[in-house]
Context: one part of a larger RNA
RNA sequence: CGCAGGAAUCUUGAAGAGGCACAACCUCAGUACGAGAGGACCAGGUUGUAGACACCUCUGGUGUUUCUGUUAUUCCACCAGGAGUAUUAGCAGAGUAGCCAUGUGUCGUAGUGAUAACCGCUGAAAGCAUCUAAGCGGGAAGCACUCUCUAAGAUUAGGAUUCCCGUACUAUUGGUAGUAAUACCUUUAGUCCUGAAGAUCACCCGUAGACUACGGGUUUCCAGCAAUGGAUCUUGGCGGCAACGUCAAGAAAUAGGUUGAGUGUGUAAGUCCAGCAAUGGAUUUAGCUAAUCAAUACUAAUAGAUCGUGUGG
Repeated sequence: CGCAGGAAUCUUGAAGAGGCACAACCUCAGUACGAGAGGACCAGGUUGUAGACACCUCUGGUGUUUCUGUUAUUCCACCAGGAGUAUUAGCAGAGUAGCCAUGUGUCGUAGUGAUAACCGCUGAAAGCAUCUAAGCGGGAAGCACUCUCUAAGAUUAGGAUUCCCGUACUAUUGGUAGUAAUACCUUUAGUCCUGAAGAUCACCCGUAGACUACGGGUUUCCAGCAAUGGAUCUUGGCGGCAACGUCAAGAAAUAGGUUGAGUGUGUAAGUCCAGCAAUGGAUUUAGCUAAUCAAUACUAAUAGAUCGUGUGG
RNA backbone atom coordinates (compact mmCIF):
# COMPACT_ATOMS: atom_id res chain seq x y z
C1' C A 1 0.00 0.00 0.00
C1' G A 2 -3.79 -3.55 -0.96
C1' C A 3 -8.04 -6.55 0.83
C1' A A 4 -14.43 -0.65 -1.75
C1' G A 5 -16.01 2.87 5.61
C1' G A 6 -13.09 2.53 10.25
C1' A A 7 -11.93 -0.69 14.55
C1' A A 8 -11.44 -4.86 18.45
C1' U A 9 -11.69 -10.01 19.43
C1' C A 10 -12.28 -15.04 17.85
C1' U A 11 -11.64 -18.23 13.76
C1' U A 12 -11.90 -21.59 8.65
C1' G A 13 -7.76 -23.80 6.17
C1' A A 14 -5.87 -23.33 0.15
C1' A A 15 -0.81 -24.13 0.63
C1' G A 16 3.78 -25.25 3.11
C1' A A 17 6.93 -27.52 6.94
C1' G A 18 7.75 -31.36 10.61
C1' G A 19 6.95 -36.31 12.34
C1' C A 20 6.86 -41.68 10.92
C1' A A 21 12.86 -44.96 14.14
C1' C A 22 15.30 -49.37 15.96
C1' A A 23 16.66 -53.43 19.11
C1' A A 24 16.51 -57.17 22.83
C1' C A 25 13.77 -60.41 25.88
C1' C A 26 9.23 -63.56 27.35
C1' U A 27 5.03 -66.67 25.49
C1' C A 28 3.53 -69.53 21.28
C1' A A 29 7.69 -73.67 21.40
C1' G A 30 12.45 -76.71 21.94
C1' U A 31 6.50 -76.88 18.56
C1' A A 32 6.31 -76.97 12.69
C1' C A 33 10.61 -78.50 9.78
C1' G A 34 15.00 -81.72 10.00
C1' A A 35 18.47 -88.37 10.17
C1' G A 36 20.80 -85.18 13.44
C1' A A 37 23.11 -80.70 14.43
C1' G A 38 19.99 -77.10 14.70
C1' G A 39 15.51 -74.37 14.67
C1' A A 40 11.15 -70.84 12.82
C1' C A 41 6.61 -68.07 10.39
C1' C A 42 2.01 -66.08 12.24
C1' A A 43 0.10 -64.01 16.85
C1' G A 44 0.33 -61.77 21.89
C1' G A 45 3.22 -59.25 25.76
C1' U A 46 7.47 -56.64 28.32
C1' U A 47 11.68 -53.62 28.46
C1' G A 48 15.24 -50.64 26.46
C1' U A 49 18.52 -47.64 22.87
C1' A A 50 18.92 -43.34 20.10
C1' G A 51 16.11 -39.02 18.86
C1' A A 52 12.48 -34.87 19.44
C1' C A 53 9.72 -31.44 22.50
C1' A A 54 8.83 -29.38 27.26
C1' C A 55 10.09 -28.57 32.36
C1' C A 56 13.08 -27.73 37.26
C1' U A 57 9.33 -31.43 41.96
C1' C A 58 13.47 -34.85 42.74
C1' U A 59 19.29 -35.95 41.67
C1' G A 60 23.06 -32.72 40.52
C1' G A 61 26.04 -28.43 37.88
C1' U A 62 26.66 -23.20 37.80
C1' G A 63 25.36 -19.42 40.87
C1' U A 64 31.79 -12.61 40.49
C1' U A 65 29.64 -11.21 46.75
C1' U A 66 23.85 -14.71 49.98
C1' C A 67 26.34 -16.74 54.50
C1' U A 68 30.71 -18.57 56.88
C1' G A 69 36.03 -19.70 57.79
C1' U A 70 40.97 -18.01 57.01
C1' U A 71 46.58 -16.07 55.52
C1' A A 72 49.61 -11.64 54.51
C1' U A 73 49.34 -6.48 54.56
C1' U A 74 47.22 -1.24 54.86
C1' C A 75 43.60 1.73 57.17
C1' C A 76 39.32 3.12 60.58
C1' A A 77 43.87 6.49 67.12
C1' C A 78 44.28 1.80 70.31
C1' C A 79 41.41 -3.03 72.33
C1' A A 80 37.26 -5.22 70.41
C1' G A 81 34.67 -4.96 65.88
C1' G A 82 35.11 -3.85 60.77
C1' A A 83 36.75 -2.17 55.62
C1' G A 84 40.30 -2.23 51.29
C1' U A 85 44.07 -5.13 48.28
C1' A A 86 46.24 -9.89 46.93
C1' U A 87 41.98 -11.98 39.36
C1' U A 88 37.39 -5.77 39.43
C1' A A 89 35.44 -13.29 44.39
C1' G A 90 42.90 -13.22 47.72
C1' C A 91 42.11 -18.35 49.02
C1' A A 92 38.72 -22.01 50.97
C1' G A 93 33.60 -24.42 52.47
C1' A A 94 28.50 -24.20 51.26
C1' G A 95 24.39 -22.08 48.39
C1' U A 96 18.41 -19.13 46.84
C1' A A 97 16.25 -17.62 42.12
C1' G A 98 17.37 -18.11 37.08
C1' C A 99 19.75 -21.04 33.30
C1' C A 100 21.03 -26.10 32.45
C1' A A 101 21.60 -32.23 32.03
C1' U A 102 23.77 -36.26 33.63
C1' G A 103 17.60 -35.14 36.25
C1' U A 104 11.91 -35.36 35.35
C1' G A 105 7.61 -35.78 32.02
C1' U A 106 5.56 -36.70 27.18
C1' C A 107 5.89 -38.59 21.98
C1' G A 108 6.26 -42.51 17.70
C1' U A 109 0.65 -46.13 18.27
C1' A A 110 -3.81 -47.72 16.13
C1' G A 111 -6.74 -46.92 11.75
C1' U A 112 -8.75 -45.50 6.52
C1' G A 113 -8.16 -45.03 1.07
C1' A A 114 -5.64 -45.67 -3.67
C1' U A 115 -1.42 -48.47 -5.22
C1' A A 116 4.10 -51.10 -6.50
C1' A A 117 6.41 -55.77 -7.22
C1' C A 118 3.70 -59.94 -6.57
C1' C A 119 -0.71 -63.39 -5.53
C1' G A 120 -5.69 -64.33 -7.36
C1' C A 121 -11.40 -64.79 -9.30
C1' U A 122 -14.29 -64.99 -13.60
C1' G A 123 -12.96 -64.89 -18.83
C1' A A 124 -12.61 -64.76 -24.32
C1' A A 125 -9.70 -63.53 -28.74
C1' A A 126 -7.72 -69.07 -29.82
C1' G A 127 -14.52 -74.89 -28.45
C1' C A 128 -8.57 -75.99 -24.75
C1' A A 129 -5.46 -73.03 -21.69
C1' U A 130 -4.67 -68.14 -19.82
C1' C A 131 -4.64 -62.84 -13.38
C1' U A 132 -6.56 -59.28 -18.85
C1' A A 133 -8.36 -58.06 -23.66
C1' A A 134 -14.13 -56.20 -20.98
C1' G A 135 -14.98 -56.94 -15.56
C1' C A 136 -13.74 -57.96 -10.06
C1' G A 137 -10.38 -58.86 -5.55
C1' G A 138 -5.84 -59.11 -2.23
C1' G A 139 -1.20 -56.61 -1.45
C1' A A 140 4.36 -52.44 1.42
C1' A A 141 8.35 -49.05 6.72
C1' G A 142 6.55 -46.34 0.57
C1' C A 143 1.93 -42.45 -1.47
C1' A A 144 -2.78 -39.48 0.31
C1' C A 145 -5.08 -38.83 5.05
C1' U A 146 -5.12 -39.49 10.39
C1' C A 147 -0.87 -36.34 14.53
C1' U A 148 2.06 -31.34 15.42
C1' C A 149 3.38 -26.31 13.68
C1' U A 150 2.95 -21.93 10.22
C1' A A 151 -0.87 -20.14 7.47
C1' A A 152 -6.38 -15.27 3.89
C1' G A 153 -0.71 -10.69 -0.09
C1' A A 154 -5.13 -17.92 -0.59
C1' U A 155 -5.00 -10.28 -5.18
C1' U A 156 -10.02 -16.39 -5.35
C1' A A 157 -7.07 -11.16 -0.23
C1' G A 158 -12.47 -15.93 3.22
C1' G A 159 -15.96 -16.37 7.87
C1' A A 160 -18.30 -14.96 12.87
C1' U A 161 -19.42 -11.60 16.94
C1' U A 162 -19.21 -6.85 18.87
C1' C A 163 -18.03 -1.50 18.78
C1' C A 164 -17.90 3.66 16.17
C1' C A 165 -19.04 8.07 13.15
C1' G A 166 -22.85 15.56 10.57
C1' U A 167 -28.28 11.98 6.71
C1' A A 168 -24.94 19.94 8.79
C1' C A 169 -24.60 24.51 5.63
C1' U A 170 -23.21 27.54 0.88
C1' A A 171 -22.25 27.44 -4.21
C1' U A 172 -21.77 24.07 -8.28
C1' U A 173 -21.61 19.44 -12.46
C1' G A 174 -24.71 15.71 -14.47
C1' G A 175 -29.22 12.96 -14.17
C1' U A 176 -34.46 11.24 -12.80
C1' A A 177 -39.64 12.77 -11.67
C1' G A 178 -42.81 16.98 -12.25
C1' U A 179 -46.34 22.17 -16.31
C1' A A 180 -43.73 24.60 -12.51
C1' A A 181 -42.14 25.57 -7.69
C1' U A 182 -39.44 21.72 -6.02
C1' A A 183 -37.87 16.72 -4.42
C1' C A 184 -34.30 12.77 -4.86
C1' C A 185 -29.54 10.84 -6.58
C1' U A 186 -24.77 12.60 -8.00
C1' U A 187 -19.77 15.78 -9.21
C1' U A 188 -16.55 19.55 -7.57
C1' A A 189 -15.02 23.65 -4.44
C1' G A 190 -15.59 25.76 0.23
C1' U A 191 -17.63 27.01 5.48
C1' C A 192 -18.88 25.78 10.41
C1' C A 193 -19.04 22.14 13.91
C1' U A 194 -17.06 17.62 15.22
C1' G A 195 -12.20 14.30 16.28
C1' A A 196 -15.71 8.72 17.59
C1' A A 197 -14.64 3.34 18.19
C1' G A 198 -9.85 2.52 18.61
C1' A A 199 -4.45 2.92 17.97
C1' U A 200 0.35 5.00 18.86
C1' C A 201 3.90 7.94 21.48
C1' A A 202 4.91 8.74 26.61
C1' C A 203 5.42 6.62 31.80
C1' C A 204 6.17 1.78 35.45
C1' C A 205 7.65 -3.20 34.09
C1' G A 206 8.72 -8.63 32.22
C1' U A 207 6.36 -14.61 31.19
C1' A A 208 9.46 -11.07 25.96
C1' G A 209 13.90 -9.22 24.12
C1' A A 210 20.47 -7.21 20.42
C1' C A 211 17.30 -2.87 18.63
C1' U A 212 12.50 -3.29 17.23
C1' A A 213 8.70 -6.45 18.09
C1' C A 214 5.66 -9.24 21.85
C1' G A 215 3.04 -9.39 26.75
C1' G A 216 1.27 -6.84 31.44
C1' G A 217 0.23 -2.28 34.07
C1' U A 218 -0.48 3.45 34.39
C1' U A 219 -5.05 5.80 40.69
C1' U A 220 -13.53 3.39 41.97
C1' C A 221 -18.09 4.59 39.08
C1' C A 222 -21.59 8.29 36.58
C1' A A 223 -22.65 13.17 34.29
C1' G A 224 -20.21 17.38 32.09
C1' C A 225 -16.22 20.62 26.58
C1' A A 226 -14.18 22.08 31.10
C1' A A 227 -14.33 24.10 35.84
C1' U A 228 -16.83 20.93 38.75
C1' G A 229 -20.89 18.14 40.70
C1' G A 230 -23.05 13.55 42.21
C1' A A 231 -23.20 8.09 43.61
C1' U A 232 -21.24 3.59 46.00
C1' C A 233 -17.81 1.63 49.36
C1' U A 234 -13.64 1.96 53.12
C1' U A 235 -11.11 4.43 57.25
C1' G A 236 -10.96 8.17 60.91
C1' G A 237 -12.81 12.67 63.85
C1' C A 238 -17.11 15.29 66.09
C1' G A 239 -22.43 15.29 67.77
C1' G A 240 -26.33 11.79 69.30
C1' C A 241 -28.90 6.57 74.14
C1' A A 242 -29.94 4.92 69.18
C1' A A 243 -31.55 5.20 64.17
C1' C A 244 -28.55 8.69 62.02
C1' G A 245 -26.26 13.52 60.89
C1' U A 246 -21.81 16.11 59.69
C1' C A 247 -16.49 16.85 58.43
C1' A A 248 -11.86 14.96 56.44
C1' A A 249 -8.94 11.41 53.79
C1' G A 250 -9.13 7.57 50.34
C1' A A 251 -10.67 3.52 46.10
C1' A A 252 -4.41 1.64 41.40
C1' A A 253 -0.01 -3.88 43.85
C1' U A 254 3.44 -2.37 37.63
C1' A A 255 8.54 -1.69 39.83
C1' G A 256 11.29 -0.21 44.15
C1' G A 257 11.09 0.30 49.46
C1' U A 258 9.09 -1.55 54.15
C1' U A 259 6.98 -5.64 57.11
C1' G A 260 6.21 -10.82 57.52
C1' A A 261 7.30 -15.74 55.55
C1' G A 262 10.53 -18.97 53.01
C1' U A 263 15.43 -20.43 51.51
C1' G A 264 20.68 -20.41 52.37
C1' U A 265 24.59 -20.07 55.80
C1' G A 266 25.53 -22.23 60.51
C1' U A 267 24.95 -20.25 66.40
C1' A A 268 26.35 -12.74 65.18
C1' A A 269 27.72 -8.47 68.14
C1' G A 270 27.65 -7.12 73.17
C1' U A 271 27.59 -8.98 78.09
C1' C A 272 28.44 -12.89 81.61
C1' C A 273 30.96 -17.56 83.16
C1' A A 274 35.46 -21.17 83.07
C1' G A 275 40.67 -21.01 82.03
C1' C A 276 47.50 -18.02 83.32
C1' A A 277 46.38 -18.00 78.14
C1' A A 278 45.19 -19.77 73.25
C1' U A 279 40.33 -20.97 73.66
C1' G A 280 35.69 -22.96 75.31
C1' G A 281 30.57 -22.34 77.30
C1' A A 282 25.68 -19.46 78.14
C1' U A 283 22.41 -15.78 76.26
C1' U A 284 21.33 -18.44 70.75
C1' U A 285 19.02 -23.66 66.02
C1' A A 286 21.26 -17.24 66.87
C1' G A 287 22.72 -13.08 63.47
C1' C A 288 22.77 -11.98 58.48
C1' U A 289 20.15 -13.49 54.15
C1' A A 290 20.41 -11.98 46.00
C1' A A 291 17.00 -12.91 41.95
C1' U A 292 11.45 -16.45 45.77
C1' C A 293 6.14 -15.87 48.13
C1' A A 294 2.53 -12.66 50.58
C1' A A 295 0.86 -8.11 52.63
C1' U A 296 1.37 -2.84 52.60
C1' A A 297 0.45 3.30 48.36
C1' C A 298 5.83 5.22 51.68
C1' U A 299 8.54 6.49 46.50
C1' A A 300 7.90 6.27 41.13
C1' A A 301 3.75 4.75 37.05
C1' U A 302 3.93 12.43 35.93
C1' A A 303 2.65 16.19 32.57
C1' G A 304 0.48 15.16 28.49
C1' A A 305 0.79 14.66 22.98
C1' U A 306 -0.27 12.52 18.15
C1' C A 307 -2.94 9.61 14.64
C1' G A 308 -7.70 7.99 13.31
C1' U A 309 -13.22 11.32 11.04
C1' G A 310 -18.41 12.35 9.98
C1' U A 311 -22.78 6.23 7.19
C1' G A 312 -18.77 4.67 3.14
C1' G A 313 -17.73 2.64 -5.78
Molecule: large-subunit ribosomal RNA, domain VI
Organism: marine sediment metagenome